[in-house]
This record gives sequence, structure tokens and C1' cells, in this order.
RNA sequence: AGAGUCGGCCAGGCAGUCGCUGUGUGCGUUGAGCACAUGGAGGAAAGUCCGGGCUCCAGAGGGCACGGUGCCAGGUAACGCCUGGGGGGCGCGAGCCCACGGAAAGUGCAACAGAAAGAUACCGCCUAAGUGCCGCGCAAGCGGCGCCGGUAAGGGUGAAAUGGUGCGGUAAGAGCGCACCGCGCGGGUGGCAACAUCAGCGGCACGGCAAACCCCACCUGGAGCAAGACCAAAUAGGGAAGCAAGCGGCAAAACCGCUGCAUGUGGCUCACAUGGGCUUCCGGGUAGGUCGCUAGAGUUGCGCGGCGACGCGCAUCCUCAGAGGAAUGACUGUCCAAGACAGAACCCGGCUUAACGGCCGACUCCUUUU
RNA sequence: GGGCCAUUAGCAAAGCGACCCAAUGCGCUCCCCUGUCGAGGGAGAGAUCGUCCUUUUGAAUCCGACAUGGCCCGCCA
Repeated sequence: AGAGUCGGCCAGGCAGUCGCUGUGUGCGUUGAGCACAUGGAGGAAAGUCCGGGCUCCAGAGGGCACGGUGCCAGGUAACGCCUGGGGGGCGCGAGCCCACGGAAAGUGCAACAGAAAGAUACCGCCUAAGUGCCGCGCAAGCGGCGCCGGUAAGGGUGAAAUGGUGCGGUAAGAGCGCACCGCGCGGGUGGCAACAUCAGCGGCACGGCAAACCCCACCUGGAGCAAGACCAAAUAGGGAAGCAAGCGGCAAAACCGCUGCAUGUGGCUCACAUGGGCUUCCGGGUAGGUCGCUAGAGUUGCGCGGCGACGCGCAUCCUCAGAGGAAUGACUGUCCAAGACAGAACCCGGCUUAACGGCCGACUCCUUUU
Repeated sequence: GGGCCAUUAGCAAAGCGACCCAAUGCGCUCCCCUGUCGAGGGAGAGAUCGUCCUUUUGAAUCCGACAUGGCCCGCCA
């Protein structure tokens, strides 16, 4: 110099003008308001994919179902997050990636090809056992062709073919026997554990898929700030008390009918339709208002413990957005590295996704020079 | 705030592990028929299954993350 890995930080600066909004103080007030001071988005505020706080409802206790998680240990309020470790994979390396329990409980699936996809003989190899025919032979028997068979070593198919290599063995073969590797089993050693390793035993019985059903272990009550708490109009409806015409149906009450009353249609009478009243008090509850609401598993620094995530202690800082249909903006000038993604709605811890560019630190590989 | 669904050719729409480089209808192109058009008959083209990944021998289909579009619920009477 080039190529790369990991971690952390920043997110245009300054000045002016005009606006928006929270809070405080002062002025003003019937009410609105005015002035000054001061505060005013993020690393993801996002997606809403997980976890917790908080609040209300439900709940003796237990179980099932649905759903989720899935190597081990630790951290944490908790997690599907993080840290460290184990195993596997990628990279020369710094490092990075992995839904990583169980297929010797059961069910299911595997197109095409292939003989066979879970128990199978197409080609090939063999003719030892049994047996038929033929030839040779006096006979025993030998040879040939078949049948019945043996064989998973070889060919070929496939994503996948019943442990691999070698030697022995055999009619040909085969863990049939042996050595090494692999696998399994129970044990020793190290480790909290996952696991590693050592010697032994077993000839191997047990192929793949669980982001197929399933089994095992663990977790899980529901709803969400429109949660919820308090104050509390008008109207309607509920309850209580009191008051309110007549006549009839009935002994009376209630109820019903008619007359009367009120309203509407109608110019009016008649007629038709609709209505059951008034006053006071009580409680629920709506509109509306107040709270919940922002100081918190907080920030920064130091010390200690821990490999680390993190924890403990001390000090320090903070009206550092808190609205309630939603403010945080616009314009001008100037500088340069030329400004991305994007806007809080109860609050936190994560994950994921989006994204112009810049800075810092630790480290790796390679080339050249000294 | 909470819950659910859809995305396949120009349009509609089936398929939910292999039979599928994907059925069907309308539409489109060409040919026949007709004096011409339509109707009818025949042939054909047209799809990286919204995007990127995962699992699997194999993905439109399973898993995850995104994108777009749509629907429902909440308080009182």
C1' cells in the first nucleotide's frame, strides 16, 4: 500500500426572521388572552415478532386440549434475548453460520428411474446339498444341460441400496473369521453439565424425513391506558313520596270503556288519529372534567467481583416531550465532509426490518521495501 | 390497541409436497367457414405462482422475514 474481520460512536454546524406546543412567573379577566423565561423525537421513535412492569376481571387445588420453546451452564424482572462453553459446518486467517431433544413407542411419506425404497434376485457369479436327462466308464464316479437352490462381492438405477478398507475364507459369496476405522453397549477418568477421552465387550442387530402426524421435557388464566380510578350536567329510562276530573263495568282496589283534557289533520261544528298527567327527592350512568402520565429494572463517573453477559457499593445529574386528533416547523444567509432512513401517543428489555456518509479502537491475510 | 384473510397468464379462478416448467373459463393470435362481420369448428401463444430466505432428494404448497391490498372487534342505548 491492498484485501478483509469484529466492536463502539456521530446522524449536518452557525446566525437571523416568522410560527406551533408543554411548564413557570407576571399582567389582565365575564370570557378569551398577552408578555417574559425555559423545555420540545430516534438509533431505529417503525414492524408489532417475543418478554416484563402497571391496571382491571376471573381463580381452592389438579388435569386435558390449543399454542410456544428445544445441546449444556450462567446472566436477567422476564424472554424465543444476551454471555461463556460443547458438537457440526465454512474460511489460509482474524472470524462467521447452525429450529442442534427423540426415527431400537406407533402411524405415515419417498414422484421418476430401478430387481428391490424396508425386507427385495433384473443382469451377473456359483452348482456344495436335493433331483431329472444326456455322454463316458465294468463300477465307484467324472463331465455337460436343466429344475430346485445359494449369493447383496460386481454391473446398472437413484437424493438415498442394508457399515468402509485390507487379508483370510468359500462352490460362489457374505462380519463367516481377523486387523484398523466407524457404530452400539455397559464401565473408568476429566468436566457442574453438554461432552471429551481410555481400555473392554458386541459382529453390526438399529437406512432417510418430526419447519409430516407424533413422543418426551419445560413454559403458558384472560384482557389491555379506549386498562382503570375519582368528580359529575341536560334528556330519556329506573325507584320512592306527595298531588291530580266525572260516570259506568265491580262490594272495593287495580284495570278497562265513555265523556272531558292536551296535541295534530281540518275554515268551523261534527268527525278521525295520537297521548297518558304534575311536583319533589334518590341511585346507576352518558357528555364533559381531573388523575393514571412520565424520575426510571434511569444518566454519568469511580472502585470491587466475574473470562464475559452482568452484579454490588459510593458519588453525581435530571421541571431535559408528555399532548389528548395530536406541537417539535417554514424561510433566508453562510460553512463544508453536501446531510440517509425516518416522527413519540402508558412505560421499559430484546429481536427484526430501513438507512447517505463519516470517525475511533482492536485484529487478520497478502505483496513490496527497510 | 387487538384479531383475521388474500396475493397464481390481460381478467376470473383450481391446485396445498413429486402426477404440476401449473387445470379450466373469458379474452388474445392464426387457419377454416361466410359476399362481409358475428356465431361455430380447429390449432397455438401467454405464468421465474407478490419478494427474499429456510427445511427437504424435491416447495405454488412447509417455516421465517418483508411488501401490497382488504376485512372484523371495542363505549352507551
Two RNAs folded together computationally: RNase P RNA and transfer RNA, 447 nucleotides in total. Rfam match: Bacterial RNase P class A. By type it is a ribozyme. Model confidence (mean pLDDT): 75 of 100.